[in-house]
Context: one part of a larger RNA
């Protein structure tokens, strides 16, 4: 030196684990902010460096509820408070609540710096308190060129202004790679990404609808029709709709005509208010006839129930033996169970503890439904008038955009630019256009529910991960680190039931080790369960 046995050490695999994660469900919320948010920087402890609380009242201050014997956070110690005249703790309400930050008295390299007005105090110096940014809106006072005005100004009073939940909604803008086996119309795609807005949901909505000789009746959303009808260098590829079954259900206000008051000046008109009225055979007026009524719906108001924000009642073995360091395991005997969900507890507990099932409960606040006062809040038929009924609009011509629909036979919707009706004996639309014929009534407006997500609190649930997995983060992680910066971004989990963490004693300067002792167990000793493999040793046996 191999090899073979033993036996270390190094090293982290594996296995066991669960205060962290993932997905999903059911309910709840779905916002905060000039009353100064979200976010921060400073500070607040006896001893305090970090995290948590928390604000100069600074791990806190007050009431009022719950609750019980300890308490002073993670977080040990030692000091020194507090508590049965009820602390800690836990709920509702409230008070402080620096500074920065929209940051708002002006500045500013965020957390600084400089000021002004009024007030209060104060011998005085000072000190305190409160205001002082913009732009919308209203209303007062003021006020030029300029006589009256009118622009501006000035006060006050009210709103906005910033966040975010990288979701969902609606708008205004809007790519490309890509696919067509290349590319150019086309596709990707009105996607991704910017900007604007809002809400808990949003958008949409009560036909100038859909449809066919029969009707049906706002809107959403889902099943189907359907990959059909179609669209389409008829390529690739795109892609309904009516009708049917469900979810869910709700309708309603204005403008005019007219009538009363009222104001303005150009004296015949315009404008405020109030009534009226709102639909495909309606509405005013004018005249007759009937009828006198709301379980409609809004506001305000009052009890009442209910759910939420602490809690809290809660059955039945410490039972005998055996093994063990520990009983909750094994053998015997019992007993609860509307409770044998689960956790814990020195090893595997229905009966030891928390709890589970099943009931109970709120001074205070918020919520939801239901109900009580009070107000408001529809007339219906005919008859004759021909008032009224959304105009720079329908419509049309170019140009476009959106319709499943590429400009086509190409409507319907939407509009840059030009031209531009009717007026109920009227108008729109049924995929060019015309006629019959059907259906509806544009140019004004509101409108829940069914539908779409989920940062967020609460409770569940998993053939979802178990420390190279499972969030990027089980540990003080968006930290350390890296980069000018936008950005990028780890590693690192386990002693033991219980610190009982090794008094004291030997050796070494220390580390570190030997002894004692703890403890079942220390080859569980802090580099700590298990502790493979590579790699590196010792011993030893046989060969060579």
């Nucleotide at each position: 030196g191999g090899c073979g046995c033993a036996u270390g050490g190094u090293g982290a695999a594996u296995g066991c684990c669960a205060u962290g994660g993932c997905a999903c469900c059911a309910g709840g919320a779905g916002u905060c902010g000039a009353a100064g948010a979200a976010g921060g920087a400073c500070g607040c402890g006896a001893u305090a460096a970090g995290c948590u609380g928390c604000g100069a009242u600074a791990a806190g201050c007050u009431c009022c509820g719950g609750g019980u014997a300890g308490g002073c956070g993670c977080a040990a110690a030692u000091a020194g408070c507090c508590u049965g005249u009820g602390a800690u703790c836990c709920g509702u309400a409230g008070a402080u609540u620096u500074c920065c930050g929209a940051a708002u008295g002006g500045g500013g390299c965020a957390a600084c710096c400089c000021a002004c007005a009024u007030g209060a105090c104060u011998a005085a110096c000072g000190u305190c308190a409160u205001g002082u940014a913009c732009u919308g809106u209203a209303a007062a006072c003021u006020g030029a060129a300029u006589u009256c005005a009118u622009a501006g100004g000035u006060u006050u009073a009210u709103a906005g202004a910033g966040a975010c939940a990288c979701a969902c909604c609606c708008g205004g803008g809007g790519a490309a790679c890509u696919g067509a086996a290349a590319c150019a119309u086309c596709u990707a795609a009105g996607u991704a990404c910017c900007c604007g807005g809002a809400g808990g949901a949003a958008g949409a909505g009560a036909a100038a609808g859909a449809a066919a000789u029969a009707u049906c009746g706002a809107u959403u959303u889902c099943u189907u029709u359907a990959g059909u009808a179609g669209c389409g260098g008829c390529g690739a590829g795109c892609g309904a709709a009516a009708g049917a079954g469900a979810a869910u259900g709700a309708g309603c206000c204005c403008a005019a005509a007219c009538c009363a008051g009222g104001a303005a000046c150009u004296u015949g008109u315009u404008c405020c208010u109030g009534g009226g009225g709102u639909u495909g055979c309606g509405g005013g007026u004018a005249g007759a006839u009937c009828a006198c009524a709301a379980u409609u719906a809004c506001u305000u108001u009052u009890a009442u129930u209910c759910u939420u924000u602490a809690a809290u009642u809660g059955a039945a073995g410490a039972g005998a033996g055996c093994u063990g360091g520990a009983a909750g395991g094994c053998u015997c005997c019992g007993c609860c169970a509307c409770a044998g969900a689960a956790g814990g507890u020195a090893a595997a507990a229905g009966c030891c503890c928390u709890g589970u099932a099943a009931g109970u409960a709120a001074a205070a606040a918020a919520g939801a439904a239901u109900u009580u006062u009070a107000g408001u809040u529809a007339g219906a038929u005919c008859u004759a008038u021909u008032c009224c009924a959304g105009a720079g609009u329908a419509c049309c011509a170019c140009g476009a955009g959106a319709c499943a629909c590429g400009u086509g036979a190409a409507a319907c919707c939407u509009u840059g630019u030009g031209g531009g009706a009717a007026g109920c004996u009227g108008g729109g639309a049924g995929g060019a256009c015309c006629a019959c014929c059907u259906c509806c009534c544009a140019a004004g407006g509101c409108u829940a529910a069914a539908u779409a997500c989920u940062a967020c609190c609460u409770g569940g649930u998993g053939a979802c991960c178990g420390a190279u997995a499972g969030u990027g983060a089980a540990g003080c992680a968006g930290u350390a680190c890296c980069g000018u910066g936008a950005g990028g971004g780890a590693a690192a989990g386990g002693u033991g039931a219980a610190a009982a963490g090794a008094a004291c004693c030997c050796c070494g300067g220390a580390a570190g080790g030997g002894g004692a002792g703890u403890g079942a167990a220390a080859u569980a000793g802090a580099a700590c369960c298990u502790g493979a493999a590579a790699c590196c040793g010792u011993g030893u046996g046989u060969c060579c």
About this RNA: The part of an RNA shown here (large-subunit ribosomal RNA, domain I) has 544 nucleotides and comes from Clostridium fermenticellae. It matches the Rfam family "Bacterial large subunit ribosomal RNA". Rfam links the family to the GO terms ribosome and structural constituent of ribosome. The coordinates come from a structure-prediction model, not an experiment, and the mean pLDDT is 84.